[in-house]
RNA sequence: UUUAAGGAUAGAGGCGCAAAAACCAUUAGUACGCAAUGCGAGGAUCAUGGGAAAUCCAAUGACUGUUGUGGAAAGGGGAAUUUGCCGAAGCAGACAGGGUCUCAUGCCCUGGAAGCUGGUUCUGCUAUUGAAUAAAUACAGGACUGUCAUAUAGGUUAACUAUAUGGAGGGCUAUCUUACGC
Numbered sequence: 001u002u003u004a005a006g007g008a009u010a011g012a013g014g015c016g017c018a019a020a021a022a023c024c025a026u027u028a029g030u031a032c033g034c035a036a037u038g039c040g041a042g043g044a045u046c047a048u049g050g051g052a053a054a055u056c057c058a059a060u061g062a063c064u065g066u067u068g069u070g071g072a073a074a075g076g077g078g079a080a081u082u083u084g085c086c087g088a089a090g091c092a093g094a095c096a097g098g099g100u101c102u103c104a105u106g107c108c109c110u111g112g113a114a115g116c117u118g119g120u121u122c123u124g125c126u127a128u129u130g131a132a133u134a135a136a137u138a139c140a141g142g143a144c145u146g147u148c149a150u151a152u153a154g155g156u157u158a159a160c161u162a163u164a165u166g167g168a169g170g171g172c173u174a175u176c177u178u179a180c181g182c
Stems, first nucleotide, its partner, number of pairs: 001181001003179002006177006014086001016085005023078002032070007042057004046106006089117003095111005118145007126138004147167008
């Protein structure tokens, strides 16, 4: 001094990412409780269907309707604060366990390999979730931006700047270190 997905440490991107408790709006005058009244035989144990077992409530009125009265919560969202950080994080998910008495299909919770995404933002009644026209995610199409490489131009012909094209975070910058070679 070259090379290496070598190793370690520290950083950068910016409306940067995520989490937490409190607050606020929404959910919603909903679910649910109580009272009155009507109906009259079933109802409940995540959903649907099948099987079929147990327990609980029920003519002292189940389930449910109406009226009056009281009246939530979870998830998701908002602005600030604090904390942790820069594959921060987000999707996705083979597979495994649990939630019903059991089977099947779903749904929910926990863990989770491979794989995809540099980041932010806008549009789409395209899809999914959701109470929602909020929001999130996926996909598609744009814009902006950071980084590296290449090309062109400028330049003190170095650094650097501008434009264009392309790539991806297993990247990029800086420092130290290891190994091989010279």
Source information
Model confidence (mean pLDDT): 78 of 100. This is a predicted structure of a 182-nucleotide RNA (Lysine riboswitch aptamer) from Lentibacillus populi. The organism belongs to Lentibacillus, within Bacteria.